RNA sequence: AGUCGUUACGGCGACUAUAAACAGGACUUUAGGCCGUAAGCGUUCCCACUGGUAACGGUGGGAGGUAGUC
Repeated sequence: AGUCGUUACGGCGACUAUAAACAGGACUUUAGGCCGUAAGCGUUCCCACUGGUAACGGUGGGAGGUAGUC
C1' cells in the first nucleotide's frame, strides 16, 4: 500500500495476491455473521402466488435485527 471479516464510515483483527481464518478482550447465550452508528446483504418467522405426492424450492410482500455479565 492492497485485500478480507455482509454494505458505508470509524475501531479491532488477519493475510500478501489469495479470500480465507482457530484472529477480531473473556465467558455464557442466539439461526443471527468481531465491535459502534446507519443500512437490512445473509439469516429467522409470517402471508400470498407458484413447482413438487412429500421433503424441499421459486417469486413478491410484511415483521425482527442476538442477548447478558465482567

Predicted 3D model of a 70-nucleotide RNA (Pistol ribozyme) from Parablautia intestinalis.
Rfam family: Pistol ribozyme. Gene Ontology term of the family: catalytic activity.
The coordinates come from a structure-prediction model, not an experiment, and the mean pLDDT is 87.
RNAcentral holds the sequence, with entries from Rfam.